A computed fold for a 350-nucleotide part of an RNA from Pueraria montana var. lobata, annotated as small-subunit ribosomal RNA, central domain. The source organism's lineage runs through Eukaryota, Streptophytina, Mesangiospermae, eudicotyledons and Pueraria montana. The prediction has a mean pLDDT of 87. The RNAcentral record of the full RNA draws on SILVA.
Context: one part of a larger RNA
RNA sequence: UUGGGCGUAAAGCAUAUAUAGGUGGUUUUUUAAGUUCGCCAUCAAAUCCCAGGGCUCAGCCCUGGACAGGCGGUAGAAACUACCAAGCUAGAGUACGGUAGAGGCAGAGGGAAUUUCUGGUGGAGCGGUGAAAUUUGUAGAGAUCGGAAAGAACACCAACGAGGAAAGCACUCUGUUGGGCCGACACUGACACUGAGAGAUGAAAGCUAGGGGAGCGAAUGGGAUUAGAUACCCCAGUAGUCCUAGCCAUAAACGAUGGAUACUAGGCGCUGUGCGUAUCGACCCGUGCAAUGUUGUAGCUAACGCGUUAAGUAUCUGGCCUGGGGAGUACAUUCACAAGAAUGAAACUU
Numbered sequence: 001u002u003g004g005g006c007g008u009a010a011a012g013c014a015u016a017u018a019u020a021g022g023u024g025g026u027u028u029u030u031u032a033a034g035u036u037c038g039c040c041a042u043c044a045a046a047u048c049c050c051a052g053g054g055c056u057c058a059g060c061c062c063u064g065g066a067c068a069g070g071c072g073g074u075a076g077a078a079a080c081u082a083c084c085a086a087g088c089u090a091g092a093g094u095a096c097g098g099u100a101g102a103g104g105c106a107g108a109g110g111g112a113a114u115u116u117c118u119g120g121u122g123g124a125g126c127g128g129u130g131a132a133a134u135u136u137g138u139a140g141a142g143a144u145c146g147g148a149a150a151g152a153a154c155a156c157c158a159a160c161g162a163g164g165a166a167a168g169c170a171c172u173c174u175g176u177u178g179g180g181c182c183g184a185c186a187c188u189g190a191c192a193c194u195g196a197g198a199g200a201u202g203a204a205a206g207c208u209a210g211g212g213g214a215g216c217g218a219a220u221g222g223g224a225u226u227a228g229a230u231a232c233c234c235c236a237g238u239a240g241u242c243c244u245a246g247c248c249a250u251a252a253a254c255g256a257u258g259g260a261u262a263c264u265a266g267g268c269g270c271u272g273u274g275c276g277u278a279u280c281g282a283c284c285c286g287u288g289c290a291a292u293g294u295u296g297u298a299g300c301u302a303a304c305g306c307g308u309u310a311a312g313u314a315u316c317u318g319g320c321c322u323g324g325g326g327a328g329u330a331c332a333u334u335c336a337c338a339a340g341a342a343u344g345a346a347a348c349u350u
Stems, first nucleotide, its partner, number of pairs: 004321003007304002014201002017198001021194003025088004031082001033081002035077002038074003042070002049065006091191001092188003096183004103177007110154001114150008125136001206247006215241002220236004258317006266295004271290006299306002323350003332343004
């Protein structure tokens, strides 16, 4: 290489957009590049294979022949792929009518709680733990009742619910904006799928500059525990957590399951939206499409399990894997302010 794989054994890029490339619905026509068929020429001899023959046999040797295949030329075929031209509407999209939603961004507003400050009442503890102590309090704490301020997060509703490409998204209102789904069928007429490179987005932590700082809280200090305790427990507490602008580009970034299309039993939910039935009307009931669950047949699987949201049956396309360790290390290159990230070996060992 052929081949085999990627939920859990090695292996699915964190995610989507899109260039090149690869692949591509249906009908008719053209051409004949791929394809297919006939013929010609050629691919030295020896060798291999087959038939016959010669050494007494054999090894060996001699004579003749052929398959398969390559390259070139030439005469045909036109089903399939491709090309040319013209169509079609089932894929895809646009317009129209509806509709659900924590989808994004910006602005404004709200209440509960916490902490601090301040005023009143009051007078000895509070706090914390397995038990304590450090801490705090007669300079009046804790408790309770008023007032003020600040920052962060939004109880109930709340769901096995929703929407988003993923990361992620929830107090309320307003503005603006992206996408989805359903219905009728008006329009375009294959405009599609995937996608190497590429650019974009990307939790938390971390970095730069400026703000902010209630609570929590790496580091750090103290108290305990302990043989020790650089921990678990307690009292404090800096960075950080929050905002604005810019970096970083990684996660068990998980469904550990790439995307698209078609097909293949059902049962029970739930969300959105149509239709039918029913009704004064809304439910209920039946049914279609789209999403999201659960159980399960066939089938698959090493088993666990998956099972119309496939890990089933097929096609197209991109990524990735090839014993463990060394090692996601070294070197080199690119990127980054840095921390580091990406690409990524070998010796040796087993």